[in-house]
């Protein structure tokens, strides 16, 4: 770059010492009843690898070894753009921007 996904899930202790939620902004939240980041050790999930059905559209189902990844809050909400509505505002759909597998 290209694709799929992103409304579920998932803690304990150690070190650490003030900040975290990807940018920016505007909001809201967490956090000295220890943030950020590092380690142990544990968990979730189910993306590749595995195995069966199926066999060429691709899917469905298992199993969790191994390789990612994760472990507040819908990608925490928004910001563009469309739409409906009970229209200062609420929802929906669509981007954009991001995360993460895979190539």
């Nucleotide at each position: 770059c290209u694709u799929a996904u992103c409304a579920u899930g998932a803690g304990c202790g150690g070190c650490g010492g003030a900040g975290g939620a990807a940018a920016c902004g505007g909001g809201u939240c967490c956090u000295g009843u220890g943030a950020a980041g590092c380690c142990g050790c544990g968990g979730c999930a189910a993306c590749c690898c595995c195995g069966u059905c199926a066999g060429u559209c691709a899917g469905a189902c298992g199993a969790a070894c191994g390789g990612u990844g994760c472990c507040a809050a819908g990608u925490c909400c928004u910001g563009c753009g469309g739409u409906g509505c009970g229209c200062u505002g609420c929802g929906c759909c669509g981007g954009a921007a991001g995360a993460u597998g895979a190539g």

Source information:
Predicted 3D model of a 103-nucleotide RNA (SAM riboswitch aptamer (S box leader)) from a bovine gut metagenome. Of the family's consensus pairs, 97% are formed in the model. Its mean pLDDT, the model's own confidence on a scale to 100, is 84.